The prediction has a mean pLDDT of 82. The RNA shown here (Guanidine-I riboswitch aptamer) has 102 nucleotides and comes from Fictibacillus phosphorivorans.

Parts: sequence; structure tokens; C1' cells
RNA sequence: CGGAAAGCUUUCUAGGGUUCCGUAGUGCAUUUACUAGCCUGGUCCGAGAGAAAGCGCACUUUAGAUACAAAGUGUACACGGAAGGAUAAAAGCCUGGGAGGA
Repeated sequence: CGGAAAGCUUUCUAGGGUUCCGUAGUGCAUUUACUAGCCUGGUCCGAGAGAAAGCGCACUUUAGAUACAAAGUGUACACGGAAGGAUAAAAGCCUGGGAGGA
């Protein structure tokens, strides 16, 4: 900048590794270095098929009628590799409601 309607966003969780902090260990004159994520943790990443909320969308009702709004209902269903990609690194992240399967 444009765009969506099994829509989008936010917060959280399952989970994830180790850039930073912390922790532990080993050194060194200590203004700190290195190692460890088969270190509990904090920062951080984080679900299409997890949770909650908000906005949007559709329909109905009321109001109203050049115009303007409010409320309600709905937003279903969903088994799923391997390999690859990003980031410091990894993952239910992305590829992906994919390949497959029923």
C1' cells in the first nucleotide's frame, strides 16, 4: 500500500530451544573469561485441527426513513507423515485445513 469471510487481531496455555539474565562448574586478580539446556527458572518463540476475549461478517427484530443506531442469534466440522525453512536455536511456528488417509 492492498486485501479477507471454514475472516483478522490480542492475551494465555500445551510445547520449544538457549541470544540475554539467572544457576552450577572451572579459571583469572575480579572491569571478568570459558563450559553446561540429559540446568528448575526469568526475558524470548508459540498452536488451522488448544482456551478466552475483541473487532469484523451474515441473518432477524426494533427504531428510523436525505441521515443515524441498538439488541439478539450464528461464526460449524477437522485424522494427518517425512523432508525442508527462519530466528541465537528449536518447536503443535512457517511450508500446511499441504502430501496422504477416512

It was read from a public genome assembly, where an Rfam model found it.